[in-house]
RNA sequence: GCGGUUGUAGCUCAAGAGGACAGAGCGCUGGCCUCCUAAGCCGGAGGCUGCGGGUUCGAGUCCCGCCAACCGCGCCA
Numbered sequence: 001g002c003g004g005u006u007g008u009a010g011c012u013c014a015a016g017a018g019g020a021c022a023g024a025g026c027g028c029u030g031g032c033c034u035c036c037u038a039a040g041c042c043g044g045a046g047g048c049u050g051c052g053g054g055u056u057c058g059a060g061u062c063c064c065g066c067c068a069a070c071c072g073c074g075c076c077a
Base pairs, nucleotide, nucleotide: 001073002072003071004070005069006068007067010026011025012024013023019057028044029043030042031041032040050066051065052064053063054062
């Protein structure tokens, strides 16, 4: 340099071939329970989906350009 995969909550992952408020588990947090803690039960907060554009009535999903991680190939004084 070329090609491929991935990038979504603090962490690990979902989101049938574009569709309505982007979800789950763990973690965090308020309450109940308990002598206290843990467990259990009920609730809550936390994202503009790596960044910037484009297409569309509508984009996490499609297109373009960048960035990062990983894999393969190539080049090299």
Transfer RNA from a Synergistota bacterium, 77 nucleotides, folded computationally. The coordinates come from a structure-prediction model, not an experiment, and the mean pLDDT is 80. The same sequence occurs in records of 4 taxa. Rfam family: tRNA. RNAcentral holds the sequence, with entries from ENA. The organism belongs to Synergistota, within Bacteria.